Predicted 3D model of a 73-nucleotide RNA (transfer RNA) from a Candidatus Woesearchaeota archaeon. Model confidence (mean pLDDT): 81 of 100. It was read from a public genome assembly. Rfam family: tRNA. Gene Ontology term of the family: triplet codon-amino acid adaptor activity. It is annotated as a transfer RNA.
RNA sequence: GGGCUUGUGGUCUAGUGGCUAUGACAUCGCCUCGACAAGGCGGGAGUCCCCAGUUCGAGUCUGGGCAGGCCCA
Numbered sequence: 001g002g003g004c005u006u007g008u009g010g011u012c013u014a015g016u017g018g019c020u021a022u023g024a025c026a027u028c029g030c031c032u033c034g035a036c037a038a039g040g041c042g043g044g045a046g047u048c049c050c051c052a053g054u055u056c057g058a059g060u061c062u063g064g065g066c067a068g069g070c071c072c073a
Base pairs, nucleotide, nucleotide: 001072002071003070004069005068006067007066010025011024012023018056027043028042029041030040031039049065050064051063052062053061
């Protein structure tokens, strides 16, 4: 330098164009317990990597960039 691929709460992850994005772990509050753990109920936390484009509508499709991974040179 070229090709392929990935990028979504703190972490991992679902989401094949259609209500303000799903779940788990973690975190916070309450309940339970003699206490801790486990368990139950509830809450907060996301500019969906960035910029454009297509579309009535984009996390999803297209182009460019950035970053990671793999391969080639």